[in-house]
The RNA shown here (Bacterial RNase P class A) has 389 nucleotides and comes from Caldimicrobium sp. The prediction has a mean pLDDT of 76. Of the family's consensus pairs, 95% are formed in the model. The sequence was found by an Rfam model in a public genome assembly. Lineage of the source: Bacteria > Thermodesulfobacteriota > Thermodesulfobacteria > Thermodesulfobacteriales > Caldimicrobium.

RNA sequence: GAGGGGGUUAAGAGGCGGUUGCGCAGAGCCUAAGGGCUCUGUGAGGAAAGUCCGGGCUCCAUAGGGGAGGAUGCCGGGUAAUACCCGGAGGGAGUAAUCCCUGGAAAGGGCCACAGAAAACAGACCGCCAACGGCCAGGCAUGGAUUGCUUGGUGCGGGCAAGGGUGAAAAGGUGGGGUAAGAGCCCACCGCAGACCUGGGUAACCAGGGCUGGCACGGUAACCCCCAUCCGGAGAAAGGCCAAAGAGAGCCAUGGGGUGCCCCGCCCCAAAAUAAGGCUCGGGUAGGCCGCUUGAGCCUGAGGGAAACCUCAGGCCUAAGAGAAAUAACCGCCCUGAAGAGCAAAAAGCUCCUCAGAACAGAACCCGGCUUACUUAACCCCCUCUCUA
Numbered sequence: 001g002a003g004g005g006g007g008u009u010a011a012g013a014g015g016c017g018g019u020u021g022c023g024c025a026g027a028g029c030c031u032a033a034g035g036g037c038u039c040u041g042u043g044a045g046g047a048a049a050g051u052c053c054g055g056g057c058u059c060c061a062u063a064g065g066g067g068a069g070g071a072u073g074c075c076g077g078g079u080a081a082u083a084c085c086c087g088g089a090g091g092g093a094g095u096a097a098u099c100c101c102u103g104g105a106a107a108g109g110g111c112c113a114c115a116g117a118a119a120a121c122a123g124a125c126c127g128c129c130a131a132c133g134g135c136c137a138g139g140c141a142u143g144g145a146u147u148g149c150u151u152g153g154u155g156c157g158g159g160c161a162a163g164g165g166u167g168a169a170a171a172g173g174u175g176g177g178g179u180a181a182g183a184g185c186c187c188a189c190c191g192c193a194g195a196c197c198u199g200g201g202u203a204a205c206c207a208g209g210g211c212u213g214g215c216a217c218g219g220u221a222a223c224c225c226c227c228a229u230c231c232g233g234a235g236a237a238a239g240g241c242c243a244a245a246g247a248g249a250g251c252c253a254u255g256g257g258g259u260g261c262c263c264c265g266c267c268c269c270a271a272a273a274u275a276a277g278g279c280u281c282g283g284g285u286a287g288g289c290c291g292c293u294u295g296a297g298c299c300u301g302a303g304g305g306a307a308a309c310c311u312c313a314g315g316c317c318u319a320a321g322a323g324a325a326a327u328a329a330c331c332g333c334c335c336u337g338a339a340g341a342g343c344a345a346a347a348a349g350c351u352c353c354u355c356a357g358a359a360c361a362g363a364a365c366c367c368g369g370c371u372u373a374c375u376u377a378a379c380c381c382c383c384u385c386u387c388u389a
Base pairs, nucleotide, nucleotide: 001385002384003383004382005381006380007379008378009377010376011375014334015333016332017331018330019329020328022043023042024041025040026039027038028037029036030035045360049371050370052369053368054367055366056365057235058234059233060232064264065263066262067261069231070230071229072228073227074088075087076086077085078084089102090101091100092099093098103226104225108224109223110220111219112218125164126163127160128159129158132157133156134154135153136152137151138150139149140148141147172190173189174188175187176186177185191215192213193212194211196209197208198207199206200205239290240289241288242287248281249280250279251278252277255269256268257267258266297316298315299314300313301312302311303310304309335357336356337355338354340352341351342350343349
């Protein structure tokens, strides 16, 4: 210098001033009250998005058991909790920094297009084999020949899956023996599987040792499935309070009802109807207040820990809280960017004028995460290559 990897911060397209206009909080003044005026402060995000997770909070007596169903999935730690975060183990990609994945395929089933003979209890397209049987030709023996012997040929019956081909993937590898030719058919070593032992580690696992076995011949489980662990429901339009108005009627009993479905248990109401509760039809109300912003909060320091994070001490409240939804408009100067013109050397740059203020995008009970979208700027650490000293 070039290329790459990991992380942090910022929010912002700007600053200052003025005028006018909004929401909230506080203070002061005025008003009989409703309310009005002035001043001060403050007013969207890193993702507010997705509604994908986890909780806080609220309500439901059943939150008890079981089923269906659902969620998670290597090991350890963190956290209120999680499918999150930190670290580690194994596998994979990369020269590397780093990044990605994670129960089980020997319980069973399904699927693996096309190609290929055959895609898993899976096979013969090319090819190899004259040992066995058959066929053909010749020779010899025999008095003659069906007969016997022998030589050669023939892949007809048959044998093979070692070699080649197809494919993402094709019945472990090397060497030797054996065979007609071959094959774990047999053997040695390696590989694989199983169980045992030793050492290291909390563990997932790692290393080693000898024993048994010729050994299942693949992949796929965000396919069904199996295994382990876990799982009350609903949801801020949750849920409360106040005010106002009003109109009830019918039905449900082998009982009715009880916050996802089914069963059991349990509880509440009830005893033949006037109830609790539920269902259908109909009527009234749609107003106001709370929930509603003080939090698993933020900042600083010390200690512990490899880290995530935890403990302690001190300080702060930094003010969105709307309720159909507020933070805006205009002007001037500076700054930044762009077009045009001129000066300058063709440059750096300067002057004038005009325009603009940038991407993704706006709270709605709150918090912790993940994922997605996007504009840059700055900083830190690491890896590779090249050059120079």